RNAcentral holds the sequence, with entries from ENA. Predicted 3D model of a 73-nucleotide RNA (transfer RNA) from a Candidatus Pacearchaeota archaeon.

[in-house]
RNA sequence: GGACCCAUGGUCUAGUGGUUAUGACAUCUCGUUUACACCGAGAAGAUCGCAGGUUCGAUUCCUGCUGGGUCCA
Numbered sequence: 001g002g003a004c005c006c007a008u009g010g011u012c013u014a015g016u017g018g019u020u021a022u023g024a025c026a027u028c029u030c031g032u033u034u035a036c037a038c039c040g041a042g043a044a045g046a047u048c049g050c051a052g053g054u055u056c057g058a059u060u061c062c063u064g065c066u067g068g069g070u071c072c073a
Stems, first nucleotide, its partner, number of pairs: 001072007010025003018056001027043005049065005
């Protein structure tokens, strides 16, 4: 230098154009316990990497940029 893939709560992750973006772990509250843990119930937590474009409508499609990964030279 070239090709391809990835970026979504603190972490991991589902979602391939249309309701309030899914689940797990972690955190917090309540119950349980003498107490802690486990367990059960609940809550908070994302403006979907950034900037444009297409569309009635974009996490999703297109372009550029940023960061990460794999391969080729």

Its mean pLDDT, the model's own confidence on a scale to 100, is 82. It matches the Rfam family "tRNA".